Model confidence (mean pLDDT): 81 of 100. The RNA shown here (transfer RNA) has 73 nucleotides and comes from Fodinibius salinus. It matches the Rfam family "tRNA". The family's RNA type in Rfam is transfer RNA. Lineage of the source: Bacteria > Pseudomonadati > Balneolota > Balneolaceae > Fodinibius.
């Protein structure tokens, strides 16, 4: 210096190719319980890495950048 993958909840990851973002763990309440732990129920948490553009409408298309990881040279 080139090429290609990954960035979405606290953690691991979905989201069928554009129409209001979900899941298991983990955190809290609450039922059970002498208690705790299971286990049932319920709540809470996101500007989708970042700026722009496209569209009525963007996690998704398009550009630029930033972090990580493979590969080439």
């Nucleotide at each position: 210096g080139c090429c290609g993958a990954a960035g979405u909840a606290g953690c691991u990851c979905a989201a069928u190719u554009g129409g209001u973002a979900g899941a298991g763990c983990g955190a809290c309440g609450c039922u059970c319980u002498c208690g705790u732990a299971a286990a049932g129920c319920g709540u809470a948490g996101g500007u989708c890495g970042u700026c722009g553009g496209u569209u009525c409408g963007a996690a998704u298309c398009c550009g630029a950048u930033c972090u990580u990881c493979g590969g080439c040279u």